[in-house]
RNA sequence: AACCGAAAAAGGCAAUCUAUUCCGUAAGGGAUAGUGCGCAAAGUAACCGGUCCUUAUAGGUAAGGACAGCGGGACUGCCGGG
Numbered sequence: 001a002a003c004c005g006a007a008a009a010a011g012g013c014a015a016u017c018u019a020u021u022c023c024g025u026a027a028g029g030g031a032u033a034g035u036g037c038g039c040a041a042a043g044u045a046a047c048c049g050g051u052c053c054u055u056a057u058a059g060g061u062a063a064g065g066a067c068a069g070c071g072g073g074a075c076u077g078c079c080g081g082g
Stems, first nucleotide, its partner, number of pairs: 003081003012039002017034007037069001043075002047072003050067007
């Protein structure tokens, strides 16, 4: 260093729901408090596939957008093993 996550410790994240609130036509996203499904990348980024939304179109389709907690791949990284 590759690789691994069995045991342990320190710490981290937070689905859903509830309350208040902001942005967006929508999908959806943000903030605070509580809850804690779960996560060893549930850190970052839409490159490929996928799903969803909007607009246009008779349709095929095209354009724009959302999801990184759907999969693949990319980059970075804590602890321990090694």
A computed fold for an 82-nucleotide RNA from a Deltaproteobacteria bacterium, annotated as c-di-GMP-I riboswitch aptamer. The prediction has a mean pLDDT of 85.